This is a predicted structure of a 348-nucleotide part of an RNA (small-subunit ribosomal RNA, central domain) from Streptomyces griseocarneus. The prediction has a mean pLDDT of 88. Taxonomically the source falls in Streptomyces (Bacteria, Actinomycetota, Actinomycetes, Streptomycetaceae). It matches the Rfam family "Bacterial small subunit ribosomal RNA". Its family is annotated with ribosome and structural constituent of ribosome in the Gene Ontology.

[in-house]
Context: one part of a larger RNA
């Protein structure tokens, strides 16, 4: 540089916001920058290559032409990209009304449950397990009843539901606060789509200070088990799990399926709109979501199938034989742990 790919066979970045940069609706004009014609001039000779002459042939000289993939210059054309200046409204957005939601932050507040404390009742077990034992318990446990602490999570509703860009998000209340549908069609008039670097968000552990600390539990200790048992099973426990600020930057961060835009049967359910339809339902049409099936058609096959893995286009990231290796070395970032970037000798 080029060709094939990227649901599972290597390969979609963890999401997202976006500068450069690529691409870019619908008209009419007016430009000649890309494009496009022929035209001039140049592209040295040699060599390739074509038609032909000379050496007995050939190699080899050697004459004429093509060719030289290009450059320049005028000069023409206005379809197409571009550029300039107006113009639309179907793309986008902004208003106006409706409406859903565990979207986000803050401070409240509530009951169940668990575990402690204290006190009443009451006794000889209690817990536990295949079956035991370590362990609690006559200093009164287990079990009940009263009252209190203390921390963490919210049964039911609950759903195959909802919301969020991706992680994710659930008791109730209040305040701030993004974001989305749907409906009208007043308004702006291409304002868009995409995205290297950059910015910013990112689960659980993990790290740093200070708090907190019921329960649960890495690690540790003890009991079984076993041939052993650094496990799985008990009884116990400390980091950590919880809050605050600050790091970490990783995942089977999965839809293992990059964004955005048209276009290509359908049928069945569900969420929020809206319209017609009902006294209210039934029903029916239609947008956005979210699921099962399914034509055409893809597919190596499993499958997907208008929410495409069909059929096109725009723009990013990726791959390119196993293994060595996501490793070394360097380099940038973390307090560190590591992270990110990423090879080769050898080997099969």
């Nucleotide at each position: 540089c080029u060709g094939g790919g990227c649901g599972u066979a290597a390969a979609g970045g963890g999401u997202g916001u976006g500068c450069a940069g690529g691409c870019g609706g619908u008209u009419g004009a007016g430009u000649a920058a890309g494009a496009c014609a022929g035209a001039u001039g140049u592209g040295a000779a040699a060599u390739c290559c074509c038609c032909g002459g000379g050496c007995u042939u050939a190699a080899c000289c050697u004459g004429g032409g093509a060719a030289a993939g290009g450059c320049a210059u005028a000069u023409g054309u206005g379809a197409c990209u571009g550029c300039u200046a107006g113009a639309c409204u179907a793309g986008a957005g902004u208003g106006c009304g409706u409406c859903a939601g565990a979207g986000g932050g803050a401070g409240g507040u509530g009951g169940a449950a668990u575990u402690c404390c204290a006190c009443g009742u009451g006794u000889a077990g209690c817990a536990g397990u295949g079956a035991a034992a370590u362990g609690c318990g006559u200093a009164g446990a287990u079990a009940u009843g009263u009252g209190g602490a203390a921390g963490a999570a919210c049964a039911c509703c609950g759903a195959u539901g909802g919301c969020g860009a991706a992680g994710g998000c659930a008791g109730c209340c209040u305040c701030c606060u993004g974001g989305g549908a749907c409906g009208c069609a007043a308004c702006u008039g291409a304002c868009g789509c995409u995205c290297a670097u950059a910015c910013a968000c990112g689960a659980a552990a993990g790290c740093g200070u200070g708090g907190g600390g019921a329960g649960c539990a890495a690690a540790c200790a003890g009991g079984a088990u076993u041939a052993g048992a650094u496990a799985c099973c008990c009884u116990g426990g400390u980091a950590g799990u919880c809050c605050a600020c600050g790091c970490c930057c990783u995942a089977a961060a999965c839809g293992a399926u990059g964004u955005c835009a048209a276009c290509u049967a359908g049928u069945u359910g569900u969420u929020g709109g809206g319209g017609a339809g009902u006294a209210a339902a039934a029903u029916u049409c239609u947008c956005a979501g979210u699921a099962a099936c399914g034509c055409a058609g893809c597919c190596a096959a499993c499958g997907c199938g208008u929410g495409a893995a069909g059929u096109u286009g725009a723009c990013c990231g990726c791959c390119u034989g196993g293994g060595a290796a996501g490793u070394a070395c360097g380099g940038u970032c973390g307090c560190a742990a590591g992270a990110c970037u990423a090879a080769a000798a050898c080997u099969c």